RNA sequence: GGGAGGCUUAAUACCUGCUAGUACGAACGGUAACAUGGAAGCUUGCUUCUGAUGACGAGUGGCGCACGGGUGAGUAACGCGUACACAAUCUACCUCCAAGAGGGGGAUAGCCUUUGGAAACGAAGAUUAAUACCCCAUAGUAUUACCUAUUUUUCGGGAUUGGUAAUUAAAGCUUCGGUGCUUGAAGAUGAGUGUGCGUCCCAUUAGCUAGUUGGUAAGGUAACGGCUUACCAAGGCGACGAUGGGUAGGGGGCGUGAGAGCGUGACCCCCCACACGGGUACUGAGACACGGACCCGACUCCUACGGGAGGCAGCAGUAAGGAAUAUUGGACAAUGGGCGCAAGCCUGAUCCAGCCAUCCCGCGUGCAGGAUGACAGCCCUAUGGGUCGUAAACUGCUUUUGUCAGGGAAGAAACGCCCAGAUUUAUCUGGGCCUGACGGUACCUGAAGAAUAAGCACCGGCUAACUCCGUGCCAGCAGCCGCGGUAAUACGGAGGGUGCAAGCGUUAUCCGGAAUCACUGGGUUUAAAGGGUGCGUAGGCGGUUUGAUAAGUCAGAGGUGAAAGCUCACAGCUUAACUGUGGAAUUGCCUUUGAUACUGUUGGACUUGAAUUAGGUUGAGGUUAGCGGAAUGAGUCAUGUAGCGGUGAAAUGCAUAGAUAUGACUUAGAACACCAAUUGCGAAGGCAGCUGGCUAGACCUAUAUUGACGCUGAGGCACGAAAGCGUGGGGAGCGAACAGGAUUAGAUACCCUGGUAGUCCACGCCCUAAACGAUGCUAACUCGAUGUUUGGGUCUUGUACUUGAGCAUCCAAGGGAAACCAUUAAGUUAGCCACCUGGGGAGUACGUCGGCAACGAUGAAACUCAAAGGAAUUGACGGGGGUCCGCACAAGCGGUGGAGCAUGUGGUUUAAUUCGAUGAUACGCGAGGAACCUUACCUGGGCUCGAACGCUAUGGGACACAUUGGGAAACCAAUGUUCUCUUCGGAGUCGAUAGUGAGGUGCUGCAUGGUUGUCGUCAGCUCGUGCCGUGAGGUGUUGGGUUAAGUCCCGCAACGAGCGCAACCCCUAUUUCUAGUUGCCAGCACAUAAUGGUGGGGACUCUAGAAAGACUGCCGGCGCAAGCCGUGAGGAAGGUGGGGACGACGUCAAAUCAUCAUGGCCUUUAUGCCCAGGGCGACACACGUGCUACAAUGGCGGGUACAGAGGGUAGCGAAGCCGCGAGGUGGAGCCAAUCCCACAAAGCCCGUCCCAGUUCGGAUUGGAGUCUGCAACCCGACUCCAUGAAGGUGGAAUCGCUAGUAAUCGCGCAUCAGCCAUGGCGCGGUGAAUACGUUCCCGGACCUUGUACACACCUCCCAUCAAGCCAUGGAAGCCGG
Repeated sequence: GGGAGGCUUAAUACCUGCUAGUACGAACGGUAACAUGGAAGCUUGCUUCUGAUGACGAGUGGCGCACGGGUGAGUAACGCGUACACAAUCUACCUCCAAGAGGGGGAUAGCCUUUGGAAACGAAGAUUAAUACCCCAUAGUAUUACCUAUUUUUCGGGAUUGGUAAUUAAAGCUUCGGUGCUUGAAGAUGAGUGUGCGUCCCAUUAGCUAGUUGGUAAGGUAACGGCUUACCAAGGCGACGAUGGGUAGGGGGCGUGAGAGCGUGACCCCCCACACGGGUACUGAGACACGGACCCGACUCCUACGGGAGGCAGCAGUAAGGAAUAUUGGACAAUGGGCGCAAGCCUGAUCCAGCCAUCCCGCGUGCAGGAUGACAGCCCUAUGGGUCGUAAACUGCUUUUGUCAGGGAAGAAACGCCCAGAUUUAUCUGGGCCUGACGGUACCUGAAGAAUAAGCACCGGCUAACUCCGUGCCAGCAGCCGCGGUAAUACGGAGGGUGCAAGCGUUAUCCGGAAUCACUGGGUUUAAAGGGUGCGUAGGCGGUUUGAUAAGUCAGAGGUGAAAGCUCACAGCUUAACUGUGGAAUUGCCUUUGAUACUGUUGGACUUGAAUUAGGUUGAGGUUAGCGGAAUGAGUCAUGUAGCGGUGAAAUGCAUAGAUAUGACUUAGAACACCAAUUGCGAAGGCAGCUGGCUAGACCUAUAUUGACGCUGAGGCACGAAAGCGUGGGGAGCGAACAGGAUUAGAUACCCUGGUAGUCCACGCCCUAAACGAUGCUAACUCGAUGUUUGGGUCUUGUACUUGAGCAUCCAAGGGAAACCAUUAAGUUAGCCACCUGGGGAGUACGUCGGCAACGAUGAAACUCAAAGGAAUUGACGGGGGUCCGCACAAGCGGUGGAGCAUGUGGUUUAAUUCGAUGAUACGCGAGGAACCUUACCUGGGCUCGAACGCUAUGGGACACAUUGGGAAACCAAUGUUCUCUUCGGAGUCGAUAGUGAGGUGCUGCAUGGUUGUCGUCAGCUCGUGCCGUGAGGUGUUGGGUUAAGUCCCGCAACGAGCGCAACCCCUAUUUCUAGUUGCCAGCACAUAAUGGUGGGGACUCUAGAAAGACUGCCGGCGCAAGCCGUGAGGAAGGUGGGGACGACGUCAAAUCAUCAUGGCCUUUAUGCCCAGGGCGACACACGUGCUACAAUGGCGGGUACAGAGGGUAGCGAAGCCGCGAGGUGGAGCCAAUCCCACAAAGCCCGUCCCAGUUCGGAUUGGAGUCUGCAACCCGACUCCAUGAAGGUGGAAUCGCUAGUAAUCGCGCAUCAGCCAUGGCGCGGUGAAUACGUUCCCGGACCUUGUACACACCUCCCAUCAAGCCAUGGAAGCCGG
């Protein structure tokens, strides 16, 4: 810019204006206004008169006002749609045909006069016209009655022809051409009426109906009819849903969908209904009338209070309501309508314009070049790179749109007028003239100039698009899943990106996806869903054959299915939207002609479905009567004595008034052991001692009979366990309720002792169950195997074969989500019934029906959740099962828990008591060594490129040390002294200055790397290929054995492999070989008081290198094998010889940011750095780990013997001497198989102590010392003298250990100046006991099982509840109507 659309709500109320008139004078009486003419008057341009003319207010008459326009309240209806019918009808104006129009009359508007009322509106009198009204005549194809004939029919009747009798018409005007008028017939158009079919929800609406249904007669209507009335009859409608209730205008169409459908009925078209609410008729061709009338009602307005007026769901507009919907515009130019002969008048119909991004369509907001890939912004791995981005700047080009200027339509052709022609003043044709609201609009031309023109949503997945910052379960987001608790692509902002674009998002609604109501096109074993079972009504479905028919069905033809829309083609606007023309489609209904396979209807026939018959068989089928024994209880008698009974253990209870137990007899009620079963029967519920009566069924065999008689089955009827109810009996045992005893925190339970209803019988109710095969009934078909019950047949008489009917198990095809089902289907088909549609609310409420009641049947909604559920899988778990292992228990030995002390932790305290570790798996842990340092903490004093390290540059030779002063020191100030190497170029090192990276034991181990603990040295954890399963997943890895072991063997849809196990590595136990110093010394020498001290030696020990050796190899037994057993042999060692290192996949968000490293955050005259002092060492208390003890298997004194492994130069330090001792002095030797630490101790021998708080025990305290160290006050170790605490073997509980182990004894080392070490790590000496066994405790492994767990039992989850929130019910009282 073009095209469309625009009160979905209050059919609520309306101010104002307009929306239906025609002036038709060519129907009429006329003349109020205007104009012309005429006349008169005069004031000469005015007044008056004149209907004479053009015309015409008001009026009579005619036509129109029933169209057009609006709305959807009502209506579930012949209202609408579709198809028929009217032989039961009407139709003004228009067309055509036939006939006609003669004569007469009386009024009434208007006008005039008078008059009422505020108004609206009237009243009376006089007078007048007509195409207004009336009378007479004429008249038939009109109307009514009767008769006749033809034809048709649905048999009532109708149409047509002829005849008879009766009744009813008219209007004029005129320019004389016409035009109107009356009657009848026909057409067209429009209307009315009837019928078939179609047309929403509720059955918690099941019965409705008196003009109701029909008939006769009359009335009424244009017309049929209970339309109305009288009389008669008793009908009519209804599970194929009447009646009632709710909702709703219907259709063409529209949205969606592959379609079938589902939803809807705006705009446009058709029909209906309505016009303030309700009713009524009048006029008229047509109305029961949107802009007519009357009445009632509500409302509003006027009023002089007497009375009047009004109806926007017409166009604009106003108020209200609402989330929400426009101008009180222009024009009759076009199209159409009314009146008129026409000119013309009227037309809010219509055509246009205005407003609104409400929708659809089109167009633009520039195009090309342009890299230093500019600056800013943002991001990153940050001397740098990336992105925005050819984007911009800049250069060139174009000019749609917009602006300005100029030009400028089509829509218009008729009517009319003029001219001409067709023989014509009729009519027709041709030419010319006249007419545009939109609008100076569309469109065209020119000019200047990138000039005038971009937003919105989103960026976790679905779903296209990612980073940073802020925030820190806050703020917020969210369609679903879900984000946010300090590294948020999900919140907010930014940069960047994605999508759409003059729009973009949100919300609401509809369809789709949803096969999620399944007609197309679903299900019901376990997910929601088979009725508890049968009989049977309606209904649905139905065997073989044949004839008829043609309803269903199929085919052809005809009619209809409005237009628009949809769709195809073409065309018109520059394109498109839009519009036009033509075709197709309109799947439907009706009529007609055929076909006859199938279904239906009807007739005949048949036998295989079904039933009957004959003969047998079978069973806990039902019902009724009788009978039986065991057991139990009770009673009586007897025997007999102290308990019985009961339980996990007890008690209540019973019992000396004699129980329990035992025997005999009597009696009562109920139930029927064995047989007995995976059995049998029944429709289901259910049915069990034996016998009889009555009765029902099933099956088999076989002949005959009927001839589809069948299947299913909504409602209906009957049956229906147990419990329960009513009446009357009965009552042994059992046993709700109840009582008591136990158990327990409690125990209104489980257990025990009692015990009432009930259980039993008869009759009557109740009507439900996990009434289950969680599997409706019937029929047909589809591999097999086995067992069993009960019939029949055959022979070769059997453990046989075969043929039926049942009951079961396994399996194939097939099915199934799977589990599973599988001829007894959950397979393949057919028929019928019942039922389901997320969980909860709820099988509840209300209503109804049934019941004596209890209760049953039917059966919702509000609200709420995002799940509820099924089957299977892998784990985990179990006070599930099986198998197995481990110092796990048991069997033992020694401890801890009690004491004192040491040490760690908690707590408390403190200026600080630095931090971390916290069940096992923290607590003698980080720490293998806190007086200062360490040190991270506190107090105080100081520094700010800084205490350390690197780089660059400059200038040096120092750095440092010494001295002096201040100070607690750090530090500050001053003075003095002054490098190394060199190839002489320089290099190294050091500090200074300047610059640059600082630094942090600050936070986050839940951002991380690395390291570590634990399950656990447990035997497991996986993969490839194959196979199985829809899949998760399984198999392998399970099974049978075996092992320390997923170790090995066997088997096996698995075959192999990897990480683990084992082995390979180290130490140790034996031997050999080699070698022989610092080690060793048998033999030979030398020397000594003595000693491998010396020469020598390699034999031995030993050292340290290389080998050997052990492998179930051999033997016997068992076993398929693997392997196991053996006081076996051999061997140093025997079945992994002992020990170590070595720790699978993973678990615990396990531990550590304080070893180290590291992301992010925080800090920068401090959370960094230096220093002094203090603290980490505190002390009412609690816990862990230890040491020493409590003593005689001991303490003490004396004597005496034997190791291993280590360490040593800022070191170990001998001998000698001194000291009671710690130690001192001393300095030999040793860089160590040489020297030293270094005497090992327990042990053994002798002596003493004599059971005591001791000759035990050593804490604590006093004194005196030694050593290290700048320094032992806080706060070191050791020595000597003195002191001599608790403690007499430790409650509940708990720890370690299976052999050179436990126990016990000492020795060494690291750290380290010293040491708080009783700790840790090693070393050797002496050296046991016990293991029946796997029930139990703990932990673990494998298989299996259950699971509502998966953060995985420290799970999950139920009930109740304080407080709070949401929704709902009740409620005294109060308030209002």